[in-house]
Predicted 3D model of a 347-nucleotide part of an RNA (small-subunit ribosomal RNA, central domain) from an uncultured bacterium. RNAcentral holds the full RNA, with entries from Greengenes. Its Rfam family is "Bacterial small subunit ribosomal RNA". Clan: SSU clan.
Context: one part of a larger RNA
RNA sequence: CUGGGUGUAAAGGGUGUGUAGGCGGGAUUGUAAGUCUGAUGUGAAAUCUAAAGGCUCAACUUUUAGCGUGCAUUAGAAACUGCAAUUCUUGAGAGUCGGAGGGGUGAACGGAAUUCCUGGUGUAGCGGUAAUAUGCGUAGAUAUCAGGAAGAACACCGGUGGCGAAGGCGGUUCACUGGACGACAACUGACGCUGAGACACGAAAGCGUGGGGAGCAAACAGGAUUAGAUACCCUGGUAGUCCACGCCCUAAACGAUGAAUGCUAGGUGUGGGUGCGAUAUGCAUCCGUGCCGCAGCUAACGCAAUAAGCAUUCCACCUGGGGAGUACGGCCGCAAGGUUAAAACUC
Numbered sequence: 001c002u003g004g005g006u007g008u009a010a011a012g013g014g015u016g017u018g019u020a021g022g023c024g025g026g027a028u029u030g031u032a033a034g035u036c037u038g039a040u041g042u043g044a045a046a047u048c049u050a051a052a053g054g055c056u057c058a059a060c061u062u063u064u065a066g067c068g069u070g071c072a073u074u075a076g077a078a079a080c081u082g083c084a085a086u087u088c089u090u091g092a093g094a095g096u097c098g099g100a101g102g103g104g105u106g107a108a109c110g111g112a113a114u115u116c117c118u119g120g121u122g123u124a125g126c127g128g129u130a131a132u133a134u135g136c137g138u139a140g141a142u143a144u145c146a147g148g149a150a151g152a153a154c155a156c157c158g159g160u161g162g163c164g165a166a167g168g169c170g171g172u173u174c175a176c177u178g179g180a181c182g183a184c185a186a187c188u189g190a191c192g193c194u195g196a197g198a199c200a201c202g203a204a205a206g207c208g209u210g211g212g213g214a215g216c217a218a219a220c221a222g223g224a225u226u227a228g229a230u231a232c233c234c235u236g237g238u239a240g241u242c243c244a245c246g247c248c249c250u251a252a253a254c255g256a257u258g259a260a261u262g263c264u265a266g267g268u269g270u271g272g273g274u275g276c277g278a279u280a281u282g283c284a285u286c287c288g289u290g291c292c293g294c295a296g297c298u299a300a301c302g303c304a305a306u307a308a309g310c311a312u313u314c315c316a317c318c319u320g321g322g323g324a325g326u327a328c329g330g331c332c333g334c335a336a337g338g339u340u341a342a343a344a345c346u347c
Stems, first nucleotide, its partner, number of pairs: 003319004007301002012315001014201004021194003025088007033081002035077008048066007091191001092188002095184004103177007110154001114150008125136002162169002206247006215241002220236004258314006266292011296303002320347003329340004
């Protein structure tokens, strides 16, 4: 390489949109590029195979035949693939109606809590811990009442409940806006699937500029603990956490399970529709989301119509451990670094 694989042993890209490419529903007709059949030519010699011959045999060697799976030309076949034309509606899309949703963006508003400030009451403690201490407090703290300010997050509802491609999304209202689902079906007529590159999005931390800063809190300081304690515990506390704009582009970015389509026992919850209905805690059906479970699969665990079953298409990835997701080079980045990605050597 081939092959075999990718939930947990090495291995699914973080996610989407989509270019090239690959693959692609039913029917009819034509064509004959692929495909198949026949014929002809060619397919050097040596080698190889077979039968004979020559060295006393053999190796070796000579002759003849075969082989030479290929290529070209030509005559045909038309099932399948391709191509051309016509056609169909189941795939796909459009349309009308309907309800559900923390989907996204922007603006406004609300209450609880926290901290701080001002004033009142009030007096010696408060705070913290396993126990202490640092710390705060007679310059009046803690507690309590009234008023004010600020920033951040939205208790209950809340749910293996909902929405989103993923990251993710949760107070209320308004504006703008994306998608999914159901019912109907008289429109288009294969318009589809996947997707190397490319482009877009992408938690947290981090970076740049300007704001903001209540609480929390890397770093840091102090107090404890300890043999030590650069920790765990405590008192403080700066970046940061928040906002706007611009970068970064990584995660156990996980269902550790790529996307799409079809098929393959059931049972039981739950979310959103629709129909029937005798109104039942009912029946049927579609789309989600859980659990249990048969066949089947699996090394086992387990998976089991939301498959890890049975098949097809396309992409990505793996190929003993360490060296190493490193070096070098390229590309990207302000930097931090990211991405692509070896070898020597060693077991």